[in-house]
RNA sequence: CCGAGCGUAGCAUAGCCUGGCCAAUGCACCUGACUGUAGAUCAGGGAACCGCUGGUUCAAAUCCGGCCGCUCGGA
Numbered sequence: 001c002c003g004a005g006c007g008u009a010g011c012a013u014a015g016c017c018u019g020g021c022c023a024a025u026g027c028a029c030c031u032g033a034c035u036g037u038a039g040a041u042c043a044g045g046g047a048a049c050c051g052c053u054g055g056u057u058c059a060a061a062u063c064c065g066g067c068c069g070c071u072c073g074g075a
Base pairs, nucleotide, nucleotide: 001074002073003072004071005070006069007068010027011026012025013024020058029045030044031043032042033041051067052066053065054064055063
C1' cells in the first nucleotide's frame, strides 16, 4: 500500500442481511427477603441512545459515504 472481518451496559454476546413499541440475554453491580455473619437461593432494580462524523428516509444500531481503532490475509 491492497483486501476482508470486527467496534452495542463494567465484562461477554445477540439484534444488522429483511429500518419501526421502551435495544435483549448471561455474568458482575445495587436493594430487599432468608442467615449469628457470609455464601447459595428467591424477589426487585439501575446502567449502553449502538467507535466518530455526514447522508438517505416520516423513521437508522440496522442502508450509503468519509474517518478512527483492533484483528487476519496479501504484496